[in-house]
About this RNA:
The prediction has a mean pLDDT of 82. Transfer RNA from Strongylocentrotus purpuratus, 72 nucleotides, folded computationally. Rfam family: tRNA. Rfam's curators write: Transfer RNA (tRNA) molecules are approximately 80 nucleotides in length.
RNA sequence: GAUUGGUGGCUCAGUGGUUAGAGCGCCCGUCUCAUGAACGGGAGGUCGUGGGUUCGAACCCCGGCCGAGUCA
Numbered sequence: 001g002a003u004u005g006g007u008g009g010c011u012c013a014g015u016g017g018u019u020a021g022a023g024c025g026c027c028c029g030u031c032u033c034a035u036g037a038a039c040g041g042g043a044g045g046u047c048g049u050g051g052g053u054u055c056g057a058a059c060c061c062c063g064g065c066c067g068a069g070u071c072a
Stems, first nucleotide, its partner, number of pairs: 001070001003068004009024004017055001026042005049063004
């Protein structure tokens, strides 16, 4: 240089519109002598960052930051 990624604690989904979601984890409850499993409920993310476009942006555009692999 060109490519790709950054979204709850972790792994990821979400390709312009209705409330931003899943699994695991965490907390509470039911069950159990107890733990686990199972079942029910809950907390937790202003989408890594600064701008822009648009009636409307996690999603499109620009800058800069970090990571990964790749070319010289």